[in-house]
Context: one part of a larger RNA
RNA sequence: GAACGAACGCUGGCGGCGUGCUUAACACAUGCAAGUCGUACGAGAAAACUCCUUCGGGAGUGAGUAAAGUGGCGCACGGGUGAGUAACGCGUGGGUAAUCUGCCCCUAGGAUGGGACAACAGUGGGAAACCGCUGCUAAUACCGAUUAAGCUCACAGGCUCGUAAGGGCUAGUGAGAAAAGACGGCCUCUUCUUGAAAGCUGUUGCCAAGGGAUGAGCCCGCGAACCAUUAGCUUGUUGGUGAGGUAAGAGCUCACCAAGGCGAUGAUGGUUAGCUGGUCUGAGAGGACGAUCAGCCACACUGGGACUGAGACACGGCCCAGACUCCUACGGGAGGCAGCAGUGGGGAAUAUUGCGCAAUGGGGGAAACCCUGACGCAGCAACGCCGCGUGUGUGAAGAAGGCCCUAGGGUCGUAAAGCACUGUCAGCAGGAAAGAAAUGGCAAUCGGUCAAUACCCGGUUGCCUUGACGGUACCUGUUGAGGAAGCACCGGCUAACUCCGUGCCAGCAGCCGCGGUAAUACGGAGGGUGCGAGCGUUGUUC
Numbered sequence: 001g002a003a004c005g006a007a008c009g010c011u012g013g014c015g016g017c018g019u020g021c022u023u024a025a026c027a028c029a030u031g032c033a034a035g036u037c038g039u040a041c042g043a044g045a046a047a048a049c050u051c052c053u054u055c056g057g058g059a060g061u062g063a064g065u066a067a068a069g070u071g072g073c074g075c076a077c078g079g080g081u082g083a084g085u086a087a088c089g090c091g092u093g094g095g096u097a098a099u100c101u102g103c104c105c106c107u108a109g110g111a112u113g114g115g116a117c118a119a120c121a122g123u124g125g126g127a128a129a130c131c132g133c134u135g136c137u138a139a140u141a142c143c144g145a146u147u148a149a150g151c152u153c154a155c156a157g158g159c160u161c162g163u164a165a166g167g168g169c170u171a172g173u174g175a176g177a178a179a180a181g182a183c184g185g186c187c188u189c190u191u192c193u194u195g196a197a198a199g200c201u202g203u204u205g206c207c208a209a210g211g212g213a214u215g216a217g218c219c220c221g222c223g224a225a226c227c228a229u230u231a232g233c234u235u236g237u238u239g240g241u242g243a244g245g246u247a248a249g250a251g252c253u254c255a256c257c258a259a260g261g262c263g264a265u266g267a268u269g270g271u272u273a274g275c276u277g278g279u280c281u282g283a284g285a286g287g288a289c290g291a292u293c294a295g296c297c298a299c300a301c302u303g304g305g306a307c308u309g310a311g312a313c314a315c316g317g318c319c320c321a322g323a324c325u326c327c328u329a330c331g332g333g334a335g336g337c338a339g340c341a342g343u344g345g346g347g348a349a350u351a352u353u354g355c356g357c358a359a360u361g362g363g364g365g366a367a368a369c370c371c372u373g374a375c376g377c378a379g380c381a382a383c384g385c386c387g388c389g390u391g392u393g394u395g396a397a398g399a400a401g402g403c404c405c406u407a408g409g410g411u412c413g414u415a416a417a418g419c420a421c422u423g424u425c426a427g428c429a430g431g432a433a434a435g436a437a438a439u440g441g442c443a444a445u446c447g448g449u450c451a452a453u454a455c456c457c458g459g460u461u462g463c464c465u466u467g468a469c470g471g472u473a474c475c476u477g478u479u480g481a482g483g484a485a486g487c488a489c490c491g492g493c494u495a496a497c498u499c500c501g502u503g504c505c506a507g508c509a510g511c512c513g514c515g516g517u518a519a520u521a522c523g524g525a526g527g528g529u530g531c532g533a534g535c536g537u538u539g540u541u542c
Stems, first nucleotide, its partner, number of pairs: 001542004006538005013388006019381002021346001026344003030341003035073003040070002048061005080299003090223007099216002104212004109207002112144003120135006151176005157170005181204006190197003225271003232262003237259008274296004278289004301322005324335004352378001354377003360374001361372004391421004401412004425483001427478005435469001440464009486531005491512003497526005507514002
């Protein structure tokens, strides 16, 4: 000098864009943060209103609505944190002939029967959380049969590729495993015949297979901390055979066998630490760092475990143990903010228990739509960067006043006053956005599917429909210099000097050093210098 997620002191007008618990991965009151689908399925209220009434009640609307249940998809994303980890965790480059991949896209095939369990009703236990028994019922829930192009496994061939193990293609034998419907339209074919259906057709879903895309698992080369005042470490250890296990190779696990394996090119141990793109600095080389943003990893009260699932060993799932907190009828239960706000505590120190799904994105749904503390916005903070303002011109009798003085004067100083203007910002008033593209509805039209001018799908056009921010940005008008300047320094380094006070005292100080009676170094004043809504100090890095 530059920089900062800064803090502290003095001061403080406005705006834009960013940033904001670096400490206790300390404990958490309260609210919200993951639901959705009735076009998978069965069942199904009440209030209120209307009508009837024998005044007990009944019927209709509410409404196939609400709240639940079965089932599907999602909950493995998104969001947080950095504890652990010196490791194939990360970065980079490869391998997988050792693998998986829901939803999505392409290709070409397929789809038949049965028995239950919730909800519900009845009943019982319990303070509660909740649980048991009996009975009924549906499905895209569950199970069985048929079929098997292709798929998997076993056996034995051929061709081809490959460094080998082996991969790809192809005809064969045996064994094994499938399925689900829903919604809309129609009468061309079939059946009953006014019109419907088990028929046809469209959309969507389901089953099996091949391919793609995306995502993931595993393996390897190289690279990136310190300590040798850590020198030896290791028994599933190192390798083999066999078996198990996994989506998949492997001591991953197990039985047996062998005795290996690593290490001064630093094993083992200890300390520290999430890694990277990057950030800061520097001419560069390098050094330091890893906030915000982006990629990867790890974790979710602490430790362990599996279940479900395409995917988890799962932050707002389950089980066990532990610590802590809460409820209890003492028998037993409930909980996990390192999600967004917020509270206590710790600390030098870090914000609102805000608004909205309008946009972007995500989940569910055919869609309307619902959910979304992701996100978009607003609030607080000079915490940072950037921009703007606090006036402009004129004005010498160089006013008054302050300070200095050699008492002549000098200086603050065109500074002020006065005069003439301007109108940024703030205030008030009026106008007033972009961000909105879509989706959906209606109408028209074109094309596709089809028996079809239904329906459905796709395209185009027109109209209607959606804004949290926000009456905000912006524009215009209006009043009037009015509401808006401080901080540090002035001995040298280092830009800037005098007077008074003090008298090695009080004090200053980054280094050298000042202060003991004329101190440009302490304190005050006048003046000056530097920066300016900031200026200094402290801390840290280069």
The prediction has a mean pLDDT of 83. A computed fold for a 542-nucleotide part of an RNA from a metagenome, annotated as small-subunit ribosomal RNA, 5' domain. Rfam family: Bacterial small subunit ribosomal RNA. Its family is annotated with ribosome and structural constituent of ribosome in the Gene Ontology.